[in-house]
Molecule: c-di-GMP-I riboswitch aptamer
RNA sequence: UAGUGAAAAGGGCAAACUUGGUGAAAAUCAAGGACGCAAAGCUUCCGGCCUAAUAUGAGUGUUUUAUUAACCACUCAUGAUGGUAGCGGGGUUACCGCG
Numbered sequence: 001u002a003g004u005g006a007a008a009a010g011g012g013c014a015a016a017c018u019u020g021g022u023g024a025a026a027a028u029c030a031a032g033g034a035c036g037c038a039a040a041g042c043u044u045c046c047g048g049c050c051u052a053a054u055a056u057g058a059g060u061g062u063u064u065u066a067u068u069a070a071c072c073a074c075u076c077a078u079g080a081u082g083g084u085a086g087c088g089g090g091g092u093u094a095c096c097g098c099g
Stems, first nucleotide, its partner, number of pairs: 003098003012037002017032006035086001041092003045089003048084003055078007
């Protein structure tokens, strides 16, 4: 020190679920809890996937002295700037053993 994870030691992380917080949601944070993980450490650079608040478009309705309109409300569609590193690749750092 490339590679590698058979056995071993000391340890590490923590899925589902539960409770509480944040968020429009996806999700995330804390505590409990362990399905698993040798990078399940870190990083959205690339692809995938999830969500769709704001925005844009369409439809329906309400209101207004009146108006096809505007505003507002609801529904649908599109769409990350929101997520996912425990979806994969890339980048980067690292413990122990074997070698």